[in-house]
RNA sequence: AUCUAUCUUCGGGGCAGGGUGAAAUUCCCGAUCGGCGGUAUUAGAGUAUAACUCUUCAGCCCGCGAGCCUUAUUAGGCAGGAUUUGGUGUGAUUCCAAAGCCGACAGUAUAGUCUGGAUGGGAGAAGAUGGAG
Numbered sequence: 001a002u003c004u005a006u007c008u009u010c011g012g013g014g015c016a017g018g019g020u021g022a023a024a025u026u027c028c029c030g031a032u033c034g035g036c037g038g039u040a041u042u043a044g045a046g047u048a049u050a051a052c053u054c055u056u057c058a059g060c061c062c063g064c065g066a067g068c069c070u071u072a073u074u075a076g077g078c079a080g081g082a083u084u085u086g087g088u089g090u091g092a093u094u095c096c097a098a099a100g101c102c103g104a105c106a107g108u109a110u111a112g113u114c115u116g117g118a119u120g121g122g123a124g125a126a127g128a129u130g131g132a133g
Base pairs, nucleotide, nucleotide: 002132003131004130005129006128007127008126009125010124017029018028019027031113032112033103034102035064036063037062038061043055044054045053046052059101060100067078068077069076070075083099084098085097086096087095105116106115107114
């Protein structure tokens, strides 16, 4: 280095303006947002070059999280979403260009954006200490 135990801290954003209506941030026009890990052909840093190491852009590629159920724990199950075309290149659903699309549950005039469960939980991230090595 790595593994492991305990603990600490951190860990989600968003309807301006307008229309209809008795009533809508829920409908319509329009606006606006994008959690965590993985994956790079980009960019940067270290080193004399290279190798190598570290950092670094995916909502819709893969996996995970928030809800519900079972379960002593561990764990298991269910529900719930979405991308194409062109370009570059050996290699990209991640880059560049363009056009699209999606968004748990409960409440309420039908909600990704309001209110609520939630001063909760959480994928995980960073660090401290002990142990193994």

Background
Predicted 3D model of a 133-nucleotide RNA (FMN riboswitch aptamer (RFN element)) from Neobacillus rhizophilus. It was read from a public genome assembly, where an Rfam model found it. The coordinates come from a structure-prediction model, not an experiment, and the mean pLDDT is 76. The organism belongs to Neobacillus, within Bacteria.